Model confidence (mean pLDDT): 77 of 100.
c-di-AMP riboswitch aptamer (ydaO/yuaA leader) from a Bacillota bacterium, 137 nucleotides, folded computationally.
The sequence was found by an Rfam model in a public genome assembly.
Its Rfam family is "c-di-AMP riboswitch aptamer (ydaO/yuaA leader)". About the family: This family represents a conserved RNA structure found upstream of the ydaO and yuaA genes in Bacillus subtilis and related genes in other bacteria. The ydaO/yuaA element is thought to act as a genetic 'off' switch for the ydaO and yuaA genes in its native state. It is believed that the element may be triggered during osmotic shock leading to activation of ydaO, a predicted amino acid transporter gene, and members of the yuaA-yubG operon which code for KtrA and KtrB K+ transporters. Rfam links the family to the GO terms cyclic-di-AMP binding and regulation of gene expression.
Lineage of the source: Bacteria > Bacillati > Bacillota.
[in-house]
Parts: sequence; C1' cells; structure tokens
RNA sequence: CAUACCGGAUCGCUUAAUCCGUCCAAUCGGCGGAACGGGGGACCCAGUUUUUUUGGGGUGAAUCCUGCCUGCGGCAGGUAGGGCUAUCCUUGGCCCGAACCCGUCAGCUAACUUCGUAGGCGUGAAAGGAAGUAUGU
Repeated sequence: CAUACCGGAUCGCUUAAUCCGUCCAAUCGGCGGAACGGGGGACCCAGUUUUUUUGGGGUGAAUCCUGCCUGCGGCAGGUAGGGCUAUCCUUGGCCCGAACCCGUCAGCUAACUUCGUAGGCGUGAAAGGAAGUAUGU
C1' cells in the first nucleotide's frame, strides 16, 4: 500500500443483578469473600410556610400531553427520556417509554450503617469513517 473481517446459542441483549472459595454424596440450599448497584445518615451549603392532606418519599429510561368510550378504568396517538443494530463513532433502521415499594417519615451529606445480586428475552438489509487483526506486496 492492497484485500478480507464473521448467523458465533459453549453466542448475544436488557439489568446492579457477576465471579471465587467452602459445607453437603450431589442439584437445590447454607456460609464466607471480591466486584457491582441502591437506601439511611453530620458540619458546610440549600430550603424557608412546612403539617394526616393537594401528604411525602424510593428503585427505574419509563415523565408529560391530547382525543375517544357513560364511568372505575380501558383504548388510540404523541412525547421528555432510554435500549439494540456483535470493536468504537455517526447516519439509517428496529424497539421500550412499565411495574413495584416505604408507610406519615427521609434535602445534600464524611465517618458510620443497611439492603440487593431477581427476572425477562433473541438485533443482525445496512452505509460512511476510525482503530485493530490476518494475508500478500
């Protein structure tokens, strides 16, 4: 300099939700550690009309608006915001835009303290650029 770079499931995605050690015959399970994530919690700062009432707050991207159905509620459209497109960025494309919890109570917050490590799924028609790898010169 040129060419090529994957339809991988023993792989990949969402999420904090993974890894290691040990007990048990062993799965489940128990215990411990690491890692990741969340809550509570001073000075200072912020906030000052707060309160069982228009109560307040937390996890999360998941908040808000409009219309229809006679309404609890349901449906439709959109939207703040979020994810994927198999190294990264952009464009294009495809999706989500929920649910649950605390219980009258919590701003931030060092020390300290406490909790979780569930569940659910399957994008690949791509284009440009950058990096890297392999082969050749």